[in-house]
Formats: sequence, C1' cells, structure tokens
RNA sequence: AGUAACCUUCAGGGUUAGGUGAAAUUCCUUACCGGCGGUAUGGCCUUGGGCCGAGCCCGCGAGCCCGCAAGGGCAGGAUCUGGUGAGAUGCCAGAGCCGACAGUUAAAGUCUGGAUGGGAGAAGGUUGUC
Repeated sequence: AGUAACCUUCAGGGUUAGGUGAAAUUCCUUACCGGCGGUAUGGCCUUGGGCCGAGCCCGCGAGCCCGCAAGGGCAGGAUCUGGUGAGAUGCCAGAGCCGACAGUUAAAGUCUGGAUGGGAGAAGGUUGUC
C1' cells in the first nucleotide's frame, strides 16, 4: 500500500404568507426541500497533490409480490436554451419541470402512518494474508 473476514458507529430535508369554502398545511397564489455511488471543462487550499462540485446524465436505495434464506419478478418522476471552453443536459446566466404507498369532513414532495423500521452507502476498529 492492497486484500479477506469479523465487529462497532453513522446514514433525509421541506407548507411561509394569504384566498375560497361548512370543511383544505391536500385546491388557487406565493413559499420551502432535494438520500447514496459514479462522472468534470469550475472553485478553494497547506499546490509533484488534497478538498468541494448534478433533484431532472448513468445507476442504487426506499414500495408491492414470490421465496426458509440467498435471491428473483413487477413498479419506479422530472431539462431545455444561451454563454465560456478542445470538450458541458453537470460550471455561469435564464427559463422550466419532478417527487412511492396508505390515511384524511376537500384531492398531499412538506400533515399523520408503516418507521425507535429498512437501507443505498460512509467512517472507524480487530485479526489474518500479500
């Protein structure tokens, strides 16, 4: 420095202000939020390198069914334009769009619930091996 096994811990955010109405955090106007891995033309720094950098690019997780389990099947949303540049759906500018299932005196990304759950993954430790 790599690698195998085991263990421990961590691992999701958001309804503001109004309107209508008998009733809406569910409709309308206006707000707010964006898991994880990959990828880089940008940025920062302690500069032979290190760190950050995509909700809508590629995947994964979460949901339902089958199975003792491993696992398998089904389902699974959304972006364009201009600029810069060798190279951009990621940077800069602008304008848009999306968001599981069940519940509810009125239709939910934000309320309640499954969930003090699960988990993509991340960090650390121990032992062994090269």